[in-house]
RNA sequence: UCCUUAUCAAGAGCAGGCGGAGGGACUAGCCCGAUGAAGCCCGGCAACCGGCGUCGACAUUCGACGCACGGUGCUAAUUCUUGCGGUGCGCGACGAAUGGGUCGCGUUGCUGACAGAUGAGAG
Numbered sequence: 001u002c003c004u005u006a007u008c009a010a011g012a013g014c015a016g017g018c019g020g021a022g023g024g025a026c027u028a029g030c031c032c033g034a035u036g037a038a039g040c041c042c043g044g045c046a047a048c049c050g051g052c053g054u055c056g057a058c059a060u061u062c063g064a065c066g067c068a069c070g071g072u073g074c075u076a077a078u079u080c081u082u083g084c085g086g087u088g089c090g091c092g093a094c095g096a097a098u099g100g101g102u103c104g105c106g107u108u109g110c111u112g113a114c115a116g117a118u119g120a121g122a123g
Stems, first nucleotide, its partner, number of pairs: 001123001003121006013042001016041003022032003026083001028081002043075003048071003051067007079115001084112004088107007
């Protein structure tokens, strides 16, 4: 760097320390920030992988549950919203005929992709 796969509506310092202006991937928004950004340390959350324990089974393995010891990860806002498509609702226009159709705009909502993030695995 690329590929595969799982997850992404919960959770985690409203006065921790250092640090000093930026940050929320990108677009457009909208936000956070000197009542202190990024980053580092500490604390915390979770439980993806390993480990350990208990239980079960078609038992050199597999599954469920638990611990949180090791490896990551995470710790404002739904992955903050949005970006392509479908759909619900409202309004308007067209056309036509009574049933609905097409197009446009708006909107709180639903949904599938794309993109992104993290874990595990492969090249």
A computed fold for a 123-nucleotide RNA from Cohnella fermenti, annotated as SAM riboswitch aptamer (S box leader). Taxonomically the source falls in Cohnella (Bacteria, Bacilli, Caryophanales, Paenibacillaceae). The sequence is in RNAcentral, with records from Rfam. Its Rfam family is "SAM riboswitch aptamer (S box leader)". Its family is annotated with regulation of gene expression in the Gene Ontology.